[in-house]
RNA sequence: CUGCCUAUAGCGUAGCUGGAUAACGCACAAGACUCCGACUCUUGAGAUCGUAGGUUCAAAUCCUAUUAGGCAGGCCA
Repeated sequence: CUGCCUAUAGCGUAGCUGGAUAACGCACAAGACUCCGACUCUUGAGAUCGUAGGUUCAAAUCCUAUUAGGCAGGCCA
């Protein structure tokens, strides 16, 4: 330098055939239970999907550029 892959909640993941309020587990908060705690149960908060544009009635999803990480290849005069 070129190509490919990954980026979604504090952590780990699903969703990528464009369409309904972005889902699940752990963690977190409140309540119930308990003498207290743990376990268990119930409820709740938390992400506009790496960033910036574009297409579209509508974008996590498609297109372009770019950032970070990873893999492969090339160059090293």